Small-subunit ribosomal RNA from an uncultured bacterium, 1394 nucleotides, folded computationally. The RNAcentral record of the sequence draws on ENA. The prediction has a mean pLDDT of 82. Its Rfam family is "Bacterial small subunit ribosomal RNA". Its family is annotated with ribosome and structural constituent of ribosome in the Gene Ontology.
RNA sequence: AGAGUUUGAUCCUGGCUCAGGAUGAACGCUGGCGGCAUGCCUAAUACAUGCAAGUCGAACGAGGAUCCUUCGGGAUCCUAGUGGCGAACGGGUGAGUAACACGUAGGGAACCUGCCCGCGCACCGGGAAUACGCUCUGGAAACGGAGAACAAAUCCCGAUGUGCAGGAAGGAGGCAUCUUCUUUCUGUGAAACAUCCUGUAAGGGAUGGGGCGCGGAUGGACCUGCGGUGCAUUAGUUGGUUGGCGAGGGUAAAGGCCCACCAAGACGAUGAUGCAUAGCCGGCCUGAGAGGGCGGACGGCCACAUUGGGACUGAGACACGGCCCAGACUCCUGCGGGAGGCAGCAGUAGGGAAUUUUCGUCAAUGGGCGCAAGCCUUAACGAGCGAUGCCGCGUGAGUGAAGAAGGCCUUCGGGUCGUAAAGCUCUGUUGCGGGGGAAAAAAGGCAUCUGCAGGAAAUGGUAGAUGACAGAUGGUGCCCCGCCAGAAAGUCACGGCUAACUACGUGCCAGCAGCCGCGGUAAUACGUAGGUGGCGAGCGUUAUCCGGAAUGAUUGGGCGUAAAGGGUGCGCAGGCGGUCCUGCAAGUCUGGAGUGAAACGUAUGAGCUCAACUCAUGCAUGGCUCUGGAAACUGGAGGACUGGAGAGCAGGAGGGGGCGGUGGAACUCCAUGUGUAGCGGUAAAAUGCGUAGAUAUUCGGAGGAACACCGGUGGCGAAGGCGGCCAACUGGGCUUUAACUGACGCUGAGGCUCGAAAGUGUGGGGAGCAAACAGGAUUAGAUACCCUGGUAGUCCACACUGUAAACGAUGAUAACUAGGUGUGGGGGGUCUGACCCCUUCCGUGCCGCAGCUAACGCAAUAAGUUAUCCACCUGGGGAGUACGACCGCAAGGUUGAAACGCAAAGGAAUUGACGGGGACCCGCACAAGCAGUGGAUUAUGUGGUUUAAUUCGAAGCAACGCGAAGAACCUUACCAGCACUUGACAUCCAACUAACGAAAUAGAGAUAUAUUAGGUGCCCUUCGGGGAAAGUUGAGACAGGUGGUGCAUGGUUGUCGUCAGCUCGUGUCGUGAGAUGUUGGGUUAAGUCCCGCAACGAGCGCAACCCCUGCCAUUAGUUGCUACGCAAGAGCACUCUAAUGGGACCGCUACCGACAAGGUGGAGGAAGGUGGGGACGACGUCAAAUCAUCAUGCCCCUUAUGUGCUGGGCUACACACGUAAUACAAUGGCCGUUAACAAAGGGAAGCAAUACCGCGAGGUGGAGCAAAACCCCAAAUCGGUCUCAGUUCGGACUGCAGGCUGCAACCCGCCUGCACGAAGUUGGAAUUGCUAGUAAUCGCGGAUCAGCAUGCCGCGGUGAAUACGUUCCCGGGUCUUGCACUCACCGCCCGUCA
Repeated sequence: AGAGUUUGAUCCUGGCUCAGGAUGAACGCUGGCGGCAUGCCUAAUACAUGCAAGUCGAACGAGGAUCCUUCGGGAUCCUAGUGGCGAACGGGUGAGUAACACGUAGGGAACCUGCCCGCGCACCGGGAAUACGCUCUGGAAACGGAGAACAAAUCCCGAUGUGCAGGAAGGAGGCAUCUUCUUUCUGUGAAACAUCCUGUAAGGGAUGGGGCGCGGAUGGACCUGCGGUGCAUUAGUUGGUUGGCGAGGGUAAAGGCCCACCAAGACGAUGAUGCAUAGCCGGCCUGAGAGGGCGGACGGCCACAUUGGGACUGAGACACGGCCCAGACUCCUGCGGGAGGCAGCAGUAGGGAAUUUUCGUCAAUGGGCGCAAGCCUUAACGAGCGAUGCCGCGUGAGUGAAGAAGGCCUUCGGGUCGUAAAGCUCUGUUGCGGGGGAAAAAAGGCAUCUGCAGGAAAUGGUAGAUGACAGAUGGUGCCCCGCCAGAAAGUCACGGCUAACUACGUGCCAGCAGCCGCGGUAAUACGUAGGUGGCGAGCGUUAUCCGGAAUGAUUGGGCGUAAAGGGUGCGCAGGCGGUCCUGCAAGUCUGGAGUGAAACGUAUGAGCUCAACUCAUGCAUGGCUCUGGAAACUGGAGGACUGGAGAGCAGGAGGGGGCGGUGGAACUCCAUGUGUAGCGGUAAAAUGCGUAGAUAUUCGGAGGAACACCGGUGGCGAAGGCGGCCAACUGGGCUUUAACUGACGCUGAGGCUCGAAAGUGUGGGGAGCAAACAGGAUUAGAUACCCUGGUAGUCCACACUGUAAACGAUGAUAACUAGGUGUGGGGGGUCUGACCCCUUCCGUGCCGCAGCUAACGCAAUAAGUUAUCCACCUGGGGAGUACGACCGCAAGGUUGAAACGCAAAGGAAUUGACGGGGACCCGCACAAGCAGUGGAUUAUGUGGUUUAAUUCGAAGCAACGCGAAGAACCUUACCAGCACUUGACAUCCAACUAACGAAAUAGAGAUAUAUUAGGUGCCCUUCGGGGAAAGUUGAGACAGGUGGUGCAUGGUUGUCGUCAGCUCGUGUCGUGAGAUGUUGGGUUAAGUCCCGCAACGAGCGCAACCCCUGCCAUUAGUUGCUACGCAAGAGCACUCUAAUGGGACCGCUACCGACAAGGUGGAGGAAGGUGGGGACGACGUCAAAUCAUCAUGCCCCUUAUGUGCUGGGCUACACACGUAAUACAAUGGCCGUUAACAAAGGGAAGCAAUACCGCGAGGUGGAGCAAAACCCCAAAUCGGUCUCAGUUCGGACUGCAGGCUGCAACCCGCCUGCACGAAGUUGGAAUUGCUAGUAAUCGCGGAUCAGCAUGCCGCGGUGAAUACGUUCCCGGGUCUUGCACUCACCGCCCGUCA
């Protein structure tokens, strides 16, 4: 000192949360020792039991016991009583109290004070009563009652008076009442002894005590200033209330403290009164401080003592362990009556998360009594219990690598726990055992002795010495000896914040969580383990407080859009206030003094071994009070000034306001004429009006409301607001001038005024418009939008309401701070015929610098820089709601919460995506065309259904003649059945073996049985054998899996899309995300190119380079070709083949364009603007497809989810969809002919010619050909016929008979012939392809393949139509705009219901 969290990302605003410190704590886990502290925060609840206040015989009498006795009595001790002192201290608690209760500073001419100290004075005489005791007696008890007699006193009474109180006279002082001194008068009014010494006695002396007065000290009472709290949703309170007077009462004392009378005051927005809460302070915690929170322990004060009230005694109480009364509660009782008060110390119950022993001693400190000894003391000192806190110590130290065992992880190599352990060598703090053994004791009294003063002496006083007395703690601290590493470590965390990571388990389950958030099968976030980090006899959690939080901001915040400017003005109080001079000294500044208790804090020292703790000294204690001084500033006072403000004269603009009048246009209504069938209304209609004459039109009349053009980011007004014209009334502002006043000013809580529209009341008015309402439409509905009507209202007068996005979302005033350009109203200057121009003041706009701002933006009309005053804000929701109060006729308004519960809500800007936003552009996208699909039958794929199984995958485009370039067995993954278990396949080990293997039997087969027919390999060899390879058997490691996850993956592929885009470096701009470049003007098929530009360059894409094709040339010609008549042969011009080149580049030309890029046309050319086609697919998107091509992580199966075999299934079939084939016919069918013409391919387990057989499929046979050579090998075309029909169309389905392949065509192949001859006559909504050698049409080939093609991939033949164009549909690109979307419109989100 900060951090996390709103977003795709950013900046800001803003809340929530965390890291720190603290505690009288509690809870969880754990726990060795000591020191010092500390311990009912809750029930001021109730209390059993014991103790906590007594003491004095030196005040007094009496009784009793013991001892002694000279029997007279004496001594000692005890008991109750009379009397004295104490019991008002000490100890506890915080209920009450918002108060002179407390703190601080003061006051008294308004007071008291036992014991203590000092000074002075005095001390005479007398007296009975009564307790105890005795007798009788009541009562259960507590407690009494009666009687007789009696004692003493420091008990009681009287006298006296230095005094005290009052009056008078005189003097002195002060502050009004007064104080004091002298004289005098009146009143009042004291006393007490005890013990000891000496002495025969009288007497004298000592100690203690008593009385009066004055003073001191101590303690207390009273008064005052200032200070410390929440609510205004508490605004008025008060009757002894405020004051006076009565030398009234009362008190120690002032005082309405109390009383009689008189007056009507007193307090309050600077918060009275009321309600709520609370003991106050020194201090404690926190904080940089200012502050905030707290008041437990210790210390000071106050209050209280079961609740409430009261007085008595006393120096002191209205009294914790006193009294009386009342209440509640508890206890005793013989029922008549009594007793009690732990908020003293222990302790008990209860309450509670929670708080100790019914301990020891008066040794010390202190208190009460006493002459003293001493007695009493739960005050106190100590001990006990509790890790409750702070502090200290320990649980060992050194060495020790085979880096042991074991755990965990692992890429299987290793890594890690880890020098850690073991082992070896030490030490002994603490502990255990034994022994020694303090300080705390000083003072005091007692005993003895000595000195000093006084005294006749003694007692006594004072100072000192010696001695005995006395330790609860405690045989404790401490010291010495001995012994053993032996007896002593946990807890929390490990996703980020925040130091610390892996494995397994779990699978949105169990759970975690302070915030964000983890967990849905690979969780560093759950649980466990290993490891690691933190702290450590503790560690975590919970609670509370401060901090961080500048998040209530004095220090130190804000208000255009994030929360926040009052709707507007006027104005009382208050706050603030121009220039100069004089004086005062309240604020201010500067000296001095007092106080600010101690403890605490702090600095330096000291004492416990250190520390905590304790002690000493200094400082500090921000404050208050008194006092000396200064006079700049503020303030008070006085004087002066003119610049602020006001105001006079002059001029001038204006929808400023209220009142009265008046005008035209339009509209509706009434009346009238003309006139006839419609009018009106809408996207289209209908309701409505109209033959009873509308609409339209003519003329006349009536009525109400509003004022076109001018008219303008022009004017006026405080705001709301104000618009025809005229008149009078009236407010404000501006300019010029500079007579007048002389700070008269600014702001403004409360208060008062004004205040759009709607609304309310009363009375008018009512043309048009028009909530509500009615009808017609629209719609799924339509309580809406549209239409036809229509009432309040809108208008006027008077009164009320008092709110608006009452907005510039920007309070008022004053000053200052670059410019430019409009416009409204004035003034001045120059100059004029008039303008223009220059300058100045007031208003109103735009642009823009500095500056400000989170940004947007504001920018002399500030959101800039300053000053003053007011209002308002403090996370979102709940909510401008509830309650209360006030206002209102009502509607409603003003003021204005909480519970609950979220982690955000929000502002500005950025990138994208999106829009039934805009602009531009492209594409068989539409349009223009051609042919289709959707209807029929069949084929094929899919869904669904069925099934033992109908294996699996693909799912909008981008699944569906797709994986599958070919399911009868096989394939095959599915089903049923039968079998095998180291396995059908791979590697390793051991043993054995000649591998291979026909025929036979059983079986559906796999397989099994059983013989053996046959058969006998390679290398080395010492000839025994060994080795390699192979096989069999056995054991286990392992094999195997088309089992799961394509959402764990690689690879491959689809798609947007062959769309023109996607990015980077440097620079620049921006706080930043980002922007720029890549946008703009042109152009292109193209981010193609040109130009411009804070950009300059570059990369991946485009294009080109590659292949095919079109033209030519050269070269080369066999199997090709042929000008040689045929053949052979020859030749290579042509066709062709296949290699290399050429050719096309807007190159030329005209025009357009910006002198560009490029475009339009032309020439030439085989080809013209990319010539045509192909391959080639940027950054990325779709968690797109594929674990069943392959590979692969993890999970799962292991006599089975593996493997083999037979049979079945993948071919099922009410149905739905996709893709195709064939058709519906004459552009055709059939027949025929003679034929002719292709290209590209294939061919040896092959293609197969000529020939023969068969109607045919095909068969027989086999020339030729491993192919420019041989074979497969064309059809549309042409001619004839049919003549519009379910046909000579169409060919499905079915029957019969055949052919081919194959181990095998039943399920389940293809083909042929004959017969049968279905639907179908061009196809609804909808929808597909195609822009030229294309569509359409015709056939041919190939892969797969034993066989099976309407599918797929190729090939050539014939060969069209149309494109005006880009409004619309779909898809895409660029720019721009809006946005609450960013999982990105298949988004987000609101309400109702469940």